[in-house]
Predicted 3D model of a 71-nucleotide RNA (transfer RNA) from Tribonema minus. The sequence is in RNAcentral, with records from ENA and Rfam. Rfam family: tRNA.
């Protein structure tokens, strides 16, 4: 400097335009003499901006960060 390519709660990870979903972690309850453990409820995210759409994580186009190949 081109080209592909990833970016979703703390943390891994789904999600082919129509209510963000699962685990772990957190916090509160059940249980139990008390502790794990099981159960149950809760909190908690779409990298930025713009654009197409009724309607965008999802489709465009720039950008920031990672990565991976050319040169």
């Nucleotide at each position: 400097c081109g080209u592909c390519u990833u970016a979703u709660g703390g943390u891994g990870u789904a999600g082919u335009g129509g209510u963000a979903g699962c685990a772990c972690u957190u916090g509160a309850g059940a249980c139990u003499c008390u502790g794990a453990a099981u159960c149950u409820c809760a909190c908690g995210a779409c990298c930025u901006g713009g654009g197409u759409u009724c309607g965008a994580a999802u489709c465009c186009c720039a950008g920031u960060a990672g990565g991976a190949c050319g040169u």